This is a predicted structure of a 1505-nucleotide RNA (small-subunit ribosomal RNA) from an uncultured bacterium.
[in-house]
RNA sequence: AACGCGGGCGGCGUGCCUAACACAUGCAAGUCGUGCGGGAGUGGAAGUCAGAGUUGAGGGGUUGAAAAGAGCGGAGAUAAAGAUGGAAGGCAUUUGCGAAAGCGAAUGCCAUCGAGUCCGGCUUCCGACCUCUGACCUCUGACUUCUAUUCCAGCGGCGGACGGGUGAGUAAUGCGUGAACAAUCUACCGUCAAGACUGGGAUAACACCGGGAAACUGGUGCUAAUACCGGGUAGUUUCCACCGGCGGCAUCGUUGGUGGAGGAAAGUCGGCCUCUUUGCAAUGCUGGCGCUUGAUGAUGAGUUCACGUCCCAUUAGCUUGUUGGGGGGGUAACGGCCCACCAAGGCGACGAUGGGUAGCCGGCCUGAGAGGGUGGCCGGCCACACUGGGACUGAGACACGGCCCAGACUCCUACGGGAGGCAGCAGUGGGGAAUCUUCCGCAAUGGGCGCAAGCCUGACGGAGCGACGCCGCGUGAGGGACGAAGGCCUUCGGGUUGUAAACCUCUUUUCUGGGGGAAGAACGUUUGGCCUGUUAAUAGCGGGUUGAGUUGACGGUACCCCAGGAAUAAGCCCCGGCUAACUACGUGCCAGCAGCCGCGGUAAUACGUAGGGGGCGAGCGUUGUCCGGAAUCACUGGGCGUAAAGGGCGCGUAGGCGGCUUUAGAAGUCGCAGGUGAAAUCCCGCGGCUCAACCGUGGAACUGCCUGCGAAACCAUUUAGCUUGAGGACGGGAGAGGGAAGCGGAAUUUCUGGUGUAGCGGUGAAAUGCGUAGAUAUCAGAAGGAAGGCCUGCGACGAAGGUGGCUCUCUGGGCCAUGACUGACGCUGAGGCGCGAAAGCGUGGGGAGCAAACAGGAUUAGAUACCCUGGUAGUCCACGCCCUAAACGGUGGGCAUUAGGUGUAUUGCGAGUUAUCGCAAUGUGCCGAAGGGAAACCAUUAAAUGCCCCGCCUGGGGAGUACGGCCGCAAGGUUGAAACUCAAAGGAAUUGACGGGGGCCCGCACAAGCGGUGGAGCAUGUGGUUUAAUUCGACGCUACGCGAAAAACCUUACCUGGGCUUGACAUCCCGAUGAAAAUCUGAGGAAACUUAGAACCUCUUCGAAAGGAGAUAUCGGGACAGGUGCUGCAUGGCUGUCGUCAGCUCGUGCCGUGAGGUGUUGGGUUAAGUCCCGCAACGAGCGCAACCCCUAUUCUCUGUUGCUCCGAGCAAUCGGGGAUCUCUGAGGAAACUGCCGGCGAUGAGCUGGAGGAAGGUGGGGACGACGUCAAGUCCCCAUGGCCCUUAUGCCCAGGGCAACACACGUGCUACAAUGGUAGGAACAAAGGGAAGCCAACCUGUGAAGGGGAGCCAAUCUUGAAAAACCUAUCUCAGUUGGGAUCGGAGUCUGCAACUCGACUCCGUGAACAUGGAAUCGCUAGUAAUCGUGGAUCAGCACGCCACGGUGAAUACGUUCCCGGGCCUUGUACACACCGCCCGUCACACCACGAAAGUCUGCUGUACCC
Repeated sequence: AACGCGGGCGGCGUGCCUAACACAUGCAAGUCGUGCGGGAGUGGAAGUCAGAGUUGAGGGGUUGAAAAGAGCGGAGAUAAAGAUGGAAGGCAUUUGCGAAAGCGAAUGCCAUCGAGUCCGGCUUCCGACCUCUGACCUCUGACUUCUAUUCCAGCGGCGGACGGGUGAGUAAUGCGUGAACAAUCUACCGUCAAGACUGGGAUAACACCGGGAAACUGGUGCUAAUACCGGGUAGUUUCCACCGGCGGCAUCGUUGGUGGAGGAAAGUCGGCCUCUUUGCAAUGCUGGCGCUUGAUGAUGAGUUCACGUCCCAUUAGCUUGUUGGGGGGGUAACGGCCCACCAAGGCGACGAUGGGUAGCCGGCCUGAGAGGGUGGCCGGCCACACUGGGACUGAGACACGGCCCAGACUCCUACGGGAGGCAGCAGUGGGGAAUCUUCCGCAAUGGGCGCAAGCCUGACGGAGCGACGCCGCGUGAGGGACGAAGGCCUUCGGGUUGUAAACCUCUUUUCUGGGGGAAGAACGUUUGGCCUGUUAAUAGCGGGUUGAGUUGACGGUACCCCAGGAAUAAGCCCCGGCUAACUACGUGCCAGCAGCCGCGGUAAUACGUAGGGGGCGAGCGUUGUCCGGAAUCACUGGGCGUAAAGGGCGCGUAGGCGGCUUUAGAAGUCGCAGGUGAAAUCCCGCGGCUCAACCGUGGAACUGCCUGCGAAACCAUUUAGCUUGAGGACGGGAGAGGGAAGCGGAAUUUCUGGUGUAGCGGUGAAAUGCGUAGAUAUCAGAAGGAAGGCCUGCGACGAAGGUGGCUCUCUGGGCCAUGACUGACGCUGAGGCGCGAAAGCGUGGGGAGCAAACAGGAUUAGAUACCCUGGUAGUCCACGCCCUAAACGGUGGGCAUUAGGUGUAUUGCGAGUUAUCGCAAUGUGCCGAAGGGAAACCAUUAAAUGCCCCGCCUGGGGAGUACGGCCGCAAGGUUGAAACUCAAAGGAAUUGACGGGGGCCCGCACAAGCGGUGGAGCAUGUGGUUUAAUUCGACGCUACGCGAAAAACCUUACCUGGGCUUGACAUCCCGAUGAAAAUCUGAGGAAACUUAGAACCUCUUCGAAAGGAGAUAUCGGGACAGGUGCUGCAUGGCUGUCGUCAGCUCGUGCCGUGAGGUGUUGGGUUAAGUCCCGCAACGAGCGCAACCCCUAUUCUCUGUUGCUCCGAGCAAUCGGGGAUCUCUGAGGAAACUGCCGGCGAUGAGCUGGAGGAAGGUGGGGACGACGUCAAGUCCCCAUGGCCCUUAUGCCCAGGGCAACACACGUGCUACAAUGGUAGGAACAAAGGGAAGCCAACCUGUGAAGGGGAGCCAAUCUUGAAAAACCUAUCUCAGUUGGGAUCGGAGUCUGCAACUCGACUCCGUGAACAUGGAAUCGCUAGUAAUCGUGGAUCAGCACGCCACGGUGAAUACGUUCCCGGGCCUUGUACACACCGCCCGUCACACCACGAAAGUCUGCUGUACCC
C1' cells in the first nucleotide's frame, strides 16, 4: 500500500505504483503609451456653425408630507420571533373524542437569556405657492483643436529556453566523483573606459475594392518609430604582414611596436534658464531610463578525459565513415561532425557485438557491520511533451500551452477546405485491489514586464477530502462487599466475572453554547521633517534617516475566558506447540481449521458458540513487497572420501602465485597538508510550536576522489650477486612401462587312420542333442586360432586407462650415489592439444574356444529368466572412428611442518665370527600418539597444521531431460534449463524387530514308539439357516462338553399377550388417614391383578387430663428408585497367552557430542542371568532355586468307632485282654554331590560307585519377573460418560433358549475272539449323608414300592468295586458283534414331564467290518485300559473335578517342521516381513499434442451466380 471488521478529536506529512490511455469545460504568460502611429468611447477646455426654449434663467420669502443619509439630545431592561432552563412546567381560556374518568390540540400569561427598538427637534434634498430682476441665458446636434482617461488590435522592445508536469526512451550523446578547455559562448546584472555625427526609403495598423462557409487572404492607396538601410568617425575590437619580449602542457599561450583592411549607435521622460516666437514648440543646460564599442566580474551554458555504474556466453566474434592521416567545409568551440584523397586499420574472454531490463544520484528501508533492496515525497542532473522528422527566430530552443511536413485519432464544414494536442491546476471517461476539490487568494515567498503605480502568476500560500503514515490527547478519577443480581464452571462445598457494577464524593481535557481574540506586515508606495549627492539651482532626480497613512486568502482560525453536565467517544485479533493466554457445550474424518508441525472417525484447551483469559488499542487483523534471522552464494564468513560437490589422465598458453643477499627510483602501501565531497537527510548541542511528531540554528559527519610534500619495512619494478628450489653431467642398478619382428610348449576343437562297442552327454532330477551310417573312450598323425599354467607375492612398472610365455631390436619415465656445472630457469594452469577399459561403428582379413541375439529342452501358475543342448554378431589382426565407466583411494596438483612401532620391494653405506645386524633414501602395506572428523574413521602415502593454483557444490523430483550450439558415419557425446510438484530427499551411528544370514542351546518340536481324532450312530458346543423369539457373550494357537458345578415352570436376560407407575428394592421430606397392614370371606380372571365385604382400632414416651412428640403402616405428592440398555477402544478388579521361557532392570562409576553402551558380553557349566573364572566395572532389585502342601522310609506320642489276641455263638454279633503290627494324625529324623574313583583349571561342575527307603531340583502340586496381544469380561462385582423414565423399569401366563437342508470342534459307543454271553468266586482308594444316606425283611421280571433298624457317622449307610481270575458257550458271520431308531407297557421326581426329564421291561435291531487328505495326546506308576466317588441338583452327566485297580512300548539323534533363549551379521523395516515398495492395467477428471472429418474468415479472383 490494498482488503475485512470497527471508528472520538487535533497537529504535521502524504495521496494514479495500472493506460507516456483518450480527454468535455474553465484557468495555468504576459507586460510596456516613459519606443510609435491609429481606431472607438467618455470627461473637460476653447472655437465655429445650425436648431430649440421665454411656463426659461437668476435673487428673496412662505409652506408641506414622506423618509434615504448625517449629526445631536432623550427615553427604555421594553415588542415579536427564537433559544434555553425549571424532572419536561404552573395558571387561565377555547376546543375535539368519550357515558365518565380522562386523553389530545390551540391560544394567552408567568421564569431565564438576548439587544433589537422607540421618541424629540435641526440641516440638506423634493414639491407647491408668492414676489423681484428682465434676454444677460439655457439646451440639443455637427465639426475642428488641445487635454485627461478607458478599451481595442497593430508596429516595436523584453519575456514566452524560467517556473510547473512526467519517467516513455536511454546500459551511455546519461548519471556520480574528480579533473580539463592553451578548443568555447553567455541576454538581463555589477565595475571600468570611450562614444552617440549626418542622411534616406519603406511598411503594418487604417481607408477603399475583392476572394472564401469558415480559417484566412489578395490588390490599390496613406503613415510613424528605440522598426529598417546608407555615409562619417573610433580605441587596449577582429583579420593580415613584419619586427621583438616573456612563458609553457605536444598542437602553443601571452604581450609590445609599425603598416594595411573590415566594422557602431536611438532615442524618450522630468526640471530649469536664456534667446527667438502670438502661441505651441524647438535649441541649450541638467537629471532618470534607454542606445553603441571595448575590457573585466558574476551567473548560466557547451565540449573533452579518467574511474565507477544490472542480467544473459544456450549472444563469440564485431566494424567500411569503420580506425588513422594531412587538406577543405561547418560550428560559439575541438572532433569523420561532414567531404574528396591516401593508408588498413579499430574493438574483443579485464566480455566486444547482440538480446533483455532500467531514468541516474543525494538519499530511503534493513542490517552489529560488511552487505542486500530501493530511487515515491524533498533536492541536483538528464530525457520527453499525441507519434516520427525538420529547421526558423533568438544571448540561449531544434522550443509542453511557437512554426513547417508526414502519420494516427478527435472535432467543424457550404465537401472546396480547415481546427486540435492536460506527462500544467482542478476535473471526466477508461484501466485497476487502489489514489483527492472542476475550492480561496496573490496577504506572504518567488518569477515576468514596467521609471513607477501596477498588471500577470493553478509557481506559491492556504483551505477541502482520505486513520494512508507519524505524533499527541481523550473515552473519566478516588472510595466502594469475605463479594449483590445475572452469566459461566463445579468434586455441589464452592469458584469466577469482581472493586468490576450499583451507590457516594470529585474533576471537565474533549464536547455544546456564549464572549474575547493574535502572530504571520515588511518591503514598496503616498505624504511630512532632517541630512546628503548631482546641478548654475533652494527645481528635479538619487541615496540615507525618522514619523504618519495604506495592505490578511487562511479566519473570527490558533489561543484565552465563562456556563453546562460523566455528560459526546472501544474496538479488533488471538488462547495445541513455536507464542503471552482454558474451560463448558455442540459437532463426530462431517461441518470446518491451518504460517509450519498438524487438528476433526462420541469425553476436541486445534472446528462452531459461550464464559473466562492474553495482546494491541482508534485502531486491529489479513494479503502483497523488501531486508533480517540465512555463516542458506560464506569479502568480513562455507564447503567437496561416505551427506550436493575433485575435471578419467597428462602436456602446456594466457593468468595467478613464487627462494637468499644487495642497489635505485617510489606505482601499490603508510604519514602530514590543501582542494572538493551542494543543500536537505542521519548524529550531537541549543532553541520555537503547552509536549511530541514537526521546524529553526550551530557543530560533527559525509568512511570518497584529486593535488602537493614526506617515509621505504613489505609487495611490484630495477641493479649486481648467491645456491638450498629447479635443471643438467659422470657412475650404478630394478622393473608384466611402450612400439615392432621372430620363436616355443601344454590344452580345447576339427580332420584322417587304427583299436573298440552301446551307449555318450547333461542335470537337483531330466530332456533337447550326439551315437550301430560305429559315437563316447583310446592310440597315431595333421590343421588352425586364441590365451599365456606353475613362478605369482596387498610383489613390480606406468600420468591415467592399463601391462604377465621366450628372444632380438627401437624407446619413455623413475630411483640411488657423487656434489665438478647453470643460477630461480619454479608451482599451478581457464581456453587449447594429446592419451583414454569395455561395448559399439566403418573397410579388409581371421575365426579354435567362448558367446549377446536366436532356436530347442527343462523349471514354473506363467518363465520372453536363472539350469541344459546348440548357436550368429562379437571377442583376434590392420587401418580409421567413438570418448564414455562404481574411468574409485568414491580422496586434484605442488611445497613445507607435525610421536612412534612393524612388514615388504629396490639401491647405497657401516659392522660382522659371513649367519646376520644397524643406518639412509625411494616406493608399497598394516597398527597406532597428538590432532582432525557428524560419526564411522583418517593419522609422515593425512581426511592433521599452513601457503599457492585449478576444477566443482548450494533441498528432493522433473533431469543429465527439453530447446539451441559444437562434435560424431551412426549409436550417441558435450554444454545444459524451465514450467510443475513434494516436506522432505540424504549421511553416519543407536536400540529393537525381521531374514528361504551365520554360530551355540532347549522343549513330546521332530525322530523312535503306544493309543486316538478325521469315516459310522449317538451326545454336546459352534457356525449357518429358520423363527414372533430361537436372549447374550467367547472367534487362529489363547472361541467351539467355553461363561453354564444342571434351561420342563423358576432360572431367563428373548418373544407374544395381559397388568403396575415413587414403583419388586433403598433413603429422605410434605400432606392425609387414625389406625393401617397382616387376617378372613365373596366376585372376575390364565395368573398377575382388580374389586366388594367382615372383623380389628397399634406401640413407646411426656403429661393430672386434653393433648404433644416419636415409631410402624397405607394412600396422595416430591426428591428419587430401577435398567443383564450402549461403550472392555474411557476404566478398576479378575483372567487367558507368550511361559515356569530365563529373562527384565536399577544405583554409583566408566565410555560416547548424543541416542545409547558397559555391568547382562567372553571361556566353561547348569533345568536356570545356576555357579566358577576372566573383564571398567562394583553392587543391588524383580524373576530361577529354596522356604509351603501331598506322597515315598523311619522314630516318638496317641489308641476309638480302627487294629490285634482269647473266649462265646451256625451266623449277625457279643464279652474280656493288649499297644507289637496295619492304620489314624500330630511332631521329629532323613539327601547335602556329604563320601570314594575318574574327567575338568587345583574351579564351577560332569561321570561312575558305595551306603541308603529315597541320589544328584526323588515324584507331584501351589507359586507366573519387566512386559506383549487397545487379548477377554460394563451379562460376576465396581465404575466415568451417554441413553430410557406410565418404559429399554416392574409383575404374570404361555412360548422360546431344545427349531434343522447343511458344515465344523469336543466326546461316548462300536466295528468284535487279548472278544461277546452265562455262571462262579476275589482284591481298592477317595468321598457323601438330616427337607439326608437308607440296612435287614416283604412285593415286583425290572425301574421301583412297602418297611422301618441304624447313623449328625474310622461306629450306621451309600456299597455291588470293575477289569483281572475260574468254568461253560459262541467260531469269524453284519453274527449270541453293534446297539441307533421306532412301537407298546411302566417306575420315579416334581404344582406340572405335550413342546422338553431320567430310568425299567417286552418287542424292533439302523449305520458301522478299523476309517482319504490331514491331524492330536503321551517319556513311567506315564500312555492305554477298568471301574469308584463328588460338586451342581426336586429330577436329569457320554461333560467336569477327584480316586484307586491292571499296567506297557520307545527316545539312534538334533539334518528337517513348529515354538523359544543367547551371541553375531545385513536392512531402504519401527503399525517393526501380515513390514516396506516398483511397474502395468481398469475408472473419472485436467492440460498438451495428433487426428478421419466438419464449420468459418481472408487471400489467390480468371470463370459461373
It matches the Rfam family "Bacterial small subunit ribosomal RNA". Rfam links the family to the GO terms ribosome and structural constituent of ribosome.